[in-house]
RNA sequence: UGAUUUAGCUCAGUCGGUAGAGCAUCUCCCUCGUAAAGAGAAGGUCGGAGGUUCGAUUCCUCUAAUCAG
Numbered sequence: 001u002g003a004u005u006u007a008g009c010u011c012a013g014u015c016g017g018u019a020g021a022g023c024a025u026c027u028c029c030c031u032c033g034u035a036a037a038g039a040g041a042a043g044g045u046c047g048g049a050g051g052u053u054c055g056a057u058u059c060c061u062c063u064a065a066u067c068a069g
Stems, first nucleotide, its partner, number of pairs: 001068005008023004017054001025041004047063005
């Protein structure tokens, strides 16, 4: 100096309008049983603090961590 930070994990989410997927977890179904398949549920104040705005994951500032130079 640049990039990244969003659910337990891996990641989406643009031109600002109160957040999703896959895997994992739990329940149900199926089976003699297990797994797989199928149905459903739970799970996140979007790294932190301020600012702008009616409204911020999104824009601005500062800051922390990781990676690269």